[in-house]
Order: sequence, then C1' cells, then structure tokens
RNA sequence: GAUAAAGGCAAACCCGCGGGAACGCGGGGACGCAAAGCCAACGGGCCUCUGUUGUGAGGCGGCCGGGCUACCGAA
Repeated sequence: GAUAAAGGCAAACCCGCGGGAACGCGGGGACGCAAAGCCAACGGGCCUCUGUUGUGAGGCGGCCGGGCUACCGAA
C1' cells in the first nucleotide's frame, strides 16, 4: 500500500461437541481483513460468572494502542 501478481484468513448465520455463562473447537458459509499471523503474564476497554456481590475466576487479538514475525514491490 496499487484497478498489480501469487496466495492467505473467515463475520453473521446453520449443524455437531465442550462450558455455569461469556465463549471456544470442528464442518458448512463469506461480512469483511495488507497482518483478521502470534502475544490476554504489555496498557486500556468491553463481556460472563446458579438470584446478587467481588481484593475472585473466566472470555474477547475481527474493540483500541503496543510488541514480535511474514508475501509482493507500483506510487
């Protein structure tokens, strides 16, 4: 970061499984993504926790910032 090339990932939703839930995993499926690759033990934020609470536990990297790594090479 381009009317480029080769590719990659996979939202919502559906099915199955796990969980108390957020949510996660697998399959299908594509809204999108130039890092939508990795880090939640870097900071912030949000979400969940039998009915409630929290000096507790968990979740979100496709919420933002940040760190590390990576394909191509026009302006």